[in-house]
About this RNA
This is a predicted structure of a 74-nucleotide RNA (transfer RNA) from a Pseudomonadota bacterium. NCBI's taxonomy places the organism under Bacteria, Pseudomonadati, Pseudomonadota. The sequence was found in a public genome assembly.

RNA sequence: GCGGGAGUAGCUCAGUUGGCUAGAGCGUCAGCCUUCCAAGCUGAAAGUCGCGAGUUCGAGUCUCGUCUCCCGCU
Repeated sequence: GCGGGAGUAGCUCAGUUGGCUAGAGCGUCAGCCUUCCAAGCUGAAAGUCGCGAGUUCGAGUCUCGUCUCCCGCU
């Protein structure tokens, strides 16, 4: 230098061919339960979907550029 893959909540990930309010598990916080803790139950918070632009009525999803990481080739 070229090709491929990944980037979404604190962590691990899902998200089908563009469509209604972006989700799950774990974790965190609060409450219930318990003599207390753990476990269990209920609820809540937490996201510029790596970044920028474009297409579109509408983008996590499509297009272009760019950054980081991984794999391969030279």
Its Rfam family is "tRNA". By type it is a transfer RNA. Rfam links the family to the GO term triplet codon-amino acid adaptor activity.
Its mean pLDDT, the model's own confidence on a scale to 100, is 80.